[in-house]
């Protein structure tokens, strides 16, 4: 240069051939439980889905183009 995967909440991950509320586990906080921490229960926040365009009656899902992270090759 070229070729693959990938980028979704404070960390790690789902998200089904585009469809009605974007979720799970863990953290973090409120209240319960307890003499008093932990577990263990029951709630709250907290993402404009890597960036700008574009298709569409709807785009995390497709389509451009870019930015970065991993591998392959030379």
């Nucleotide at each position: 240069c070229g070729c693959g995967a990938g980028a979704u909440a404070g960390a790690g991950c789902a998200g089904u051939u585009g469809g009605u509320u974007a979720g799970c586990u863990c953290g973090a906080u409120g209240g319960g439980u307890u003499c008093a921490u932990a577990c263990c229960c029951c709630g709250u926040a907290g993402g404009u889905c890597g960036u700008g365009g574009g298709u569409u009656c709807g785009a995390g899902u497709c389509c451009c183009a870019c930015u970065c992270u991993c591998g392959c090759u030379a």

Transfer RNA from Ulvibacter sp., 74 nucleotides, folded computationally. Rfam family: tRNA. It is annotated as a transfer RNA. The coordinates come from a structure-prediction model, not an experiment, and the mean pLDDT is 81. The RNAcentral record of the sequence draws on ENA.